Predicted 3D model of a 116-nucleotide RNA (SAM riboswitch aptamer (S box leader)) from Lentibacillus lipolyticus. It matches the Rfam family "SAM riboswitch aptamer (S box leader)". Rfam links the family to the GO term regulation of gene expression. It was read from a public genome assembly, where an Rfam model found it.

[in-house]
RNA sequence: UGCUUAUCCAGAGUGACCGAGGGACAGGCCCGAUGACGUCCGGCAACCUCCUUACAAGAAAAGGAAAGGUGCCAAUUCCUGCAGAAUAACCGUUUUUUUAUUCUGGGAGAUAAGGC
Numbered sequence: 001u002g003c004u005u006a007u008c009c010a011g012a013g014u015g016a017c018c019g020a021g022g023g024a025c026a027g028g029c030c031c032g033a034u035g036a037c038g039u040c041c042g043g044c045a046a047c048c049u050c051c052u053u054a055c056a057a058g059a060a061a062a063g064g065a066a067a068g069g070u071g072c073c074a075a076u077u078c079c080u081g082c083a084g085a086a087u088a089a090c091c092g093u094u095u096u097u098u099u100a101u102u103c104u105g106g107g108a109g110a111u112a113a114g115g116c
Base pairs, nucleotide, nucleotide: 001115003114004113005112006111007110008109013041015040016039017038021031022030023029025081026080027079028078042073043072044071047069048068049065050064051063052062053061077108082105083104084103085102086101087100088099089098
């Protein structure tokens, strides 16, 4: 970074510093002077990586490790956002409209590994 692929219901602190906003955007709903956010330490996980099965070499797969490159550590990506379906309620009773819930797909976002 107007590209590709994969993942996003698990997991992670009664620590130190700082001091006012923070949860991407909008709406909602939350977190926060009983100190949030951030930084450091600590931790979680296993995308890349490494090892084994395992061979001349390589790919896929399974299992393992955590030294290295990232990532992550309130709430499912906190929920919704667009489309479709089902159910319920309201209005109407011919078609329809609105709202809520659930499901499916998508969008947006985040992260990794690539591409340009």